Predicted 3D model of a 96-nucleotide RNA (SAM riboswitch aptamer (S box leader)) from Oceanobacillus caeni. The prediction has a mean pLDDT of 86. The RNAcentral record of the sequence draws on MGnify. Lineage of the source: Bacteria > Bacillati > Bacillota > Bacilli > Oceanobacillus.
[in-house]
RNA sequence: CUUAUUUAGAGAGAUGGAGGGACUGGCCCUAGGAUAUCUCAGCAACAGACAUGUUUGUACUGUGCUAAUUCCAGUAGCGUGAUGCUUGAAGAUAAG
Numbered sequence: 001c002u003u004a005u006u007u008a009g010a011g012a013g014a015u016g017g018a019g020g021g022a023c024u025g026g027c028c029c030u031a032g033g034a035u036a037u038c039u040c041a042g043c044a045a046c047a048g049a050c051a052u053g054u055u056u057g058u059a060c061u062g063u064g065c066u067a068a069u070u071c072c073a074g075u076a077g078c079g080u081g082a083u084g085c086u087u088g089a090a091g092a093u094a095a096g
Base pairs, nucleotide, nucleotide: 001096002095003094004093005092006091011040012039013038014037015036019029020028021027023074024073025072026071041066042065043064046062047061048060049058050057051056070090076086077085078084
């Protein structure tokens, strides 16, 4: 850079000690211990592998994930008294 997906699903312990949820605004989480690292467990099924009734399965390998819809909005269009709906940008993940 290209393609696909992004309202489903799934947490305990140890270390450690103040920030974190990508960015901006909001709104949240957090000393009843955040983020992070490690261990174990789990979820999913993108690629490989294997099986197969040939489009499905297994979850073995490589990844990924386990607060809140990607937490909400951000651009554009439509609409309402207001809430709203659609779309896309950005981000994330996988494959190339």